Context: one part of a larger RNA
């Protein structure tokens, strides 16, 4: 150094984007760094090999050859890898003609529930739970019927269904915008793929200042139940949940599956879009590319599973892991207002 792994036994960064590196398509050409072949020079003795002697064997002595890999040096090879010049179009992109969507920001605009306030009509209970109490109510509740308000969420469509790198995204309308797929085959000629460090995003809770506050709802104080009841249930109820500007940077951030690429049976859907086939048109029926499900064959698996969307077969590159527990702990450092967040041992112990 080589050789094992990482869905579920340890192990895949939440996710993109991108630097340095590390890899790289296909054709001729040059150079000869890497490579590969020859000659050379040295590589102290002694040791190891090995032949033959000498101590009675042997251990050990002594003689004579033999010896790698690796370093200098010089002559060539030119396939691989590099290097140099050129040209090519299959990766990758741009222009282009369409084309689906809850993709993102920003504005406006709706009804339906729900609270709460005014009035009306009425007159006793009403809510709640397993049974009840606390609560509310003749100061007129609760139904019920007009009327005004706030404030958050968008019933049917709806789907094994789209879209987004991921968090995620759905009343309805404008605007501004980001990506994708598909045709045709115009341009550019390898402009790629990974990516340490690094930017960016990053549910939900918590924070920091305005604000708003209908409904639910941590704490918090009551009723209950119960040995008890700091819970579960019940009635209340503050942060908060919402909107702006900032911060935090974690989640069973889960496909427990990293990202590119080619290869490798098939049979049933579903979504975008093409071709052809059919028709007066709408269907039907074959089939290409993208994508998203179910099933299932070889192969893989410790099994379960997975199985063209691989956890098959190959190649690149990046992260991670090394017995349990101590401990994501201590200490240090960053990076945060704080909350803690990154990094992250050791002794000990079985």
């Nucleotide at each position: 150094u080589u050789g094992g792994g990482c869905a579920u036994a340890a192990a895949g960064c939440g996710u993109c984007u991108g630097u340095a590196g590390g890899u790289g398509g296909a054709u001729u050409u040059u150079u000869a760094a890497g490579u590969c072949c020859g000659c050379u020079a040295a590589c102290a003795a002694a040791u190891c090999c090995c032949a033959g002697g000498g101590c009675u064997c042997a251990a050990c002595c002594c003689u004579a050859g033999a010896c790698a890999a690796g370093c200098g040096g010089u002559g060539g090879a030119a396939a691989c890898u590099a290097c140099c010049a050129a040209g090519c179009u299959g990766g990758a992109g741009u222009a282009u003609g369409g084309u689906a969507g809850g993709g993102g920001c920003a504005g406006a605009g709706g009804g339906a529930a729900u609270u709460u306030c005014c009035g009306g009509u009425g007159g006793a209970g009403c809510g709640a739970u397993g049974a009840a109490a606390u609560a509310c109510g003749u100061a007129g509740a609760g139904a019920u019927c007009a009327g005004a308000a706030a404030g958050a969420a968008c019933a049917c469509c709806a789907a094994a269904g789209g879209c987004g790198a991921a968090a995620g995204c759905a009343c309805u309308c404008u605007g501004c915008u980001g990506g994708g797929c598909c045709g045709a085959c115009a341009c550019u000629g390898a402009c790629a793929c990974u990516g340490a460090g690094a930017u960016a995003c990053g549910a939900a809770a918590g924070c920091u200042a305005a604000g708003g506050g209908a409904g639910c709802g941590a704490a918090u104080g009551u009723g209950a139940u119960u040995a008890g009841a700091u819970a579960c249930c019940c009635a209340a109820g503050u942060a908060g949940u919402c909107c702006u500007a900032g911060u935090c940077a974690u989640a069973a951030a889960u496909g427990a599956u990293g990202g590119a690429u080619a290869c490798u049976a098939g049979g049933c859907g579903c979504u975008g879009u093409g071709c052809a086939u059919a028709u007066c048109g709408a269907c039907u029926c074959g089939u290409g590319c993208a994508g998203u499900g179910c099933u299932g064959u070889a192969g893989c698996u410790a099994a379960c599973a997975c199985a063209u969307u691989a956890a098959u077969u190959a190649u690149c590159c990046c992260u991670c892991a090394u017995g349990u527990g101590g401990a994501g702990u201590a200490c240090g450092u960053u990076c945060g207002u704080a909350a803690g967040a990154a990094u992250g041992a050791a002794a000990c112990u079985c």
The prediction has a mean pLDDT of 87. This is a predicted structure of a 350-nucleotide part of an RNA (small-subunit ribosomal RNA, central domain) from Solanum gracilifrons. Lineage of the source: Eukaryota > Streptophyta > asterids > Solanaceae > Solanum. It matches the Rfam family "Bacterial small subunit ribosomal RNA". RNAcentral holds the full RNA, with entries from SILVA.